Transfer RNA from an Akkermansiaceae bacterium, 72 nucleotides, folded computationally.
NCBI's taxonomy places the organism under Bacteria, Verrucomicrobiota, Verrucomicrobiia, Verrucomicrobiales, Akkermansiaceae.
[in-house]
RNA sequence: CGCGGAGUAGCCAAGUGGCAAGGCAGCGGUUUCAUACGCCGCGCACCGCCGGUUCGAAUCCGGCCUCCGCAA
Numbered sequence: 001c002g003c004g005g006a007g008u009a010g011c012c013a014a015g016u017g018g019c020a021a022g023g024c025a026g027c028g029g030u031u032u033c034a035u036a037c038g039c040c041g042c043g044c045a046c047c048g049c050c051g052g053u054u055c056g057a058a059u060c061c062g063g064c065c066u067c068c069g070c071a072a
Base pairs, nucleotide, nucleotide: 002070003069004068005067006066007065010024011023012022018055026042027041028040029039030038048064049063050062051061052060
């Protein structure tokens, strides 16, 4: 330098045009002498950045950034 893949919450991760799931972690409650487990509840992501298309973009298109892989 070329090609491909990935980027969504503190972590993992679904969602492939129409309100952004779930789990772990966290906080509160319940239980216990206490802790853990279990159960109940709460909150947390303008989706890597900038543009474009569209009535509407995490999703489609372009550029850029970071990481991984392949080739040279």
Model confidence (mean pLDDT): 82 of 100.
Its Rfam family is "tRNA". By type it is a transfer RNA. Rfam links the family to the GO term triplet codon-amino acid adaptor activity.